Guanidine-I riboswitch aptamer from Levilactobacillus wangkuiensis, 98 nucleotides, folded computationally. Model confidence (mean pLDDT): 83 of 100. It matches the Rfam family "Guanidine-I riboswitch aptamer". Its family is annotated with regulation of gene expression in the Gene Ontology. A reference for the family is Trachman RJ 3rd and Ferre-D'Amare (2021), "An uncommon [K(+)(Mg(2+))2] metal ion triad imparts stability and selectivity to the Guanidine-I riboswitch", RNA. The model forms 100% of the base pairs in the Rfam consensus. The organism belongs to Levilactobacillus, within Bacteria.

[in-house]
RNA sequence: ACUUUUGUUCUCUAGGGUUCCGCCAAUCCGUUGGGUCUGGUCCGAGAGAGAACCUGUGGUAACUACCACAGACACGGAAGGGAAAAAGCCUGGGAGAU
Numbered sequence: 001a002c003u004u005u006u007g008u009u010c011u012c013u014a015g016g017g018u019u020c021c022g023c024c025a026a027u028c029c030g031u032u033g034g035g036u037c038u039g040g041u042c043c044g045a046g047a048g049a050g051a052a053c054c055u056g057u058g059g060u061a062a063c064u065a066c067c068a069c070a071g072a073c074a075c076g077g078a079a080g081g082g083a084a085a086a087a088g089c090c091u092g093g094g095a096g097a098u
Stems, first nucleotide, its partner, number of pairs: 007053006015043002020040002022037001023034004054071007073093001075096001079091003
C1' cells in the first nucleotide's frame, strides 16, 4: 500500500417529524390553522438492547441431528436523498481524524 471477513431478520428503545387520530384556537359550522402540542398511528440506529436464525471451532452420534464455546473493536462533518415530514434512517465502518 492492496485484498478478504467480522452475517441476516424481527421486536423494542434513544431519537424524529406532522400524513392520520387526539388536543388547542378560530369559524361563515362547510372547514381552516397550530408539532414553539404531553401523546396514539407512522419512520427509526454500523458505532443502542433483546430474541430467532446463520457462520466458525471442538466433541458426540451415524446420519444431516445434538451439546459447548465464539461471532472482536468502533471518534466521525458538510451536502444530498427521504410518496406526510424529519431523524443516531440511506449515501456511510463514507469524507476526514487517531